[in-house]
RNA sequence: GCUGUCGUAGCUCAGGGGUAGAGCACCUCAUUGGUAAUGAGGAGGUCGGUGGUUCAAUUCCACCCGGCAGCACCA
Repeated sequence: GCUGUCGUAGCUCAGGGGUAGAGCACCUCAUUGGUAAUGAGGAGGUCGGUGGUUCAAUUCCACCCGGCAGCACCA
């Protein structure tokens, strides 16, 4: 350099045109003599960036950025 793949909550991941989700973690309450566990509730997101298509884009398209894999090239 080329090709493929991935980027979504603090972490690990799902979802894939029509109101963004789960588990764990975090906060509050209940429970306990106290802690853990358990139960109830809550907060937390520019869906990597910029454009394009569309009535509508996290989702489709282009380019860019970053991670990973394969291939090629130079020394």
A computed fold for a 75-nucleotide RNA from a PS1 clade bacterium, annotated as transfer RNA. Taxonomically the source falls in Alphaproteobacteria (Bacteria, Pseudomonadati, Pseudomonadota). Rfam family: tRNA. Rfam classes the family as a transfer RNA. The coordinates come from a structure-prediction model, not an experiment, and the mean pLDDT is 85.